[in-house]
Annotation:
The prediction has a mean pLDDT of 80. This is a predicted structure of a 121-nucleotide RNA (FMN riboswitch aptamer (RFN element)).
RNA sequence: UUUGUAUUUCAGGGGUGGUGAGAUUCCACACCGGAGGUUAUAGUCCUCGACCGCUGCUAUCAGCGCUGAUUCGGUGAAAUUCCGAAACCGACGGUAAAAGUCCGGAUGGAAGAAAUGACAC
Numbered sequence: 001u002u003u004g005u006a007u008u009u010c011a012g013g014g015g016u017g018g019u020g021a022g023a024u025u026c027c028a029c030a031c032c033g034g035a036g037g038u039u040a041u042a043g044u045c046c047u048c049g050a051c052c053g054c055u056g057c058u059a060u061c062a063g064c065g066c067u068g069a070u071u072c073g074g075u076g077a078a079a080u081u082c083c084g085a086a087a088c089c090g091a092c093g094g095u096a097a098a099a100g101u102c103c104g105g106a107u108g109g110a111a112g113a114a115a116u117g118a119c120a121c
Stems, first nucleotide, its partner, number of pairs: 005117006015029004030101002032090002034048004043088002052065005070086005092104003
């Protein structure tokens, strides 16, 4: 220095107003964007996680499945990533009324990131 491994820590953001008997759910305007990757910086590309479903007699474990949404113009060697413009998307359960932004499972889990230690080469 590299690889494998152990332990620890960290690991999701966002609202006001109007109408109404009742809505942070409708309407108006606003706001938010997990992780790794990439000839160049990504909510919309690729992959992964989360949520949800199925199976394993049970499931916190394992396997399988499911898994949203972007175009145009410009610059450039290179950008669905930058600049300009206009769009679009957002699990499940709850609710005096339909939820990305409220409450809940969740003081959870996790892709992954960092630190530390030991061992081998």